[in-house]
Molecule: c-di-GMP-I-GGC riboswitch aptamer
RNA sequence: GCCGAUAAAGGUAAACCUAUCGAAAGAUAGGGACGCAAAGCCACAGACCUAAGUCCGCUAUGAUGUUUUGGCGGAGAUGGUGGCUGGGUUGCCAAAA
Numbered sequence: 001g002c003c004g005a006u007a008a009a010g011g012u013a014a015a016c017c018u019a020u021c022g023a024a025a026g027a028u029a030g031g032g033a034c035g036c037a038a039a040g041c042c043a044c045a046g047a048c049c050u051a052a053g054u055c056c057g058c059u060a061u062g063a064u065g066u067u068u069u070g071g072c073g074g075a076g077a078u079g080g081u082g083g084c085u086g087g088g089u090u091g092c093c094a095a096a097a
Stems, first nucleotide, its partner, number of pairs: 004093001011036002016031006034083001040089003044086003047081003054075007
């Protein structure tokens, strides 16, 4: 240095519940522990989740027509997940091989 334990000292905290925020995905705080050796930090690449606004198609009412509005369907991150993978970066302990 790498690797890493039925070691030690610590750390973190899934599901679920409550509150708040958000259109949602989800986030934060408290409770709670399934797990985790980077489950510390960074959305850079991939993956996945969401679709408010936007765009497209169909459609409804009124109307001469267009726009607007409502309904249905589709596309798609400016939103998310680092407890999905890779990458970057920092770091505690430390036996055997």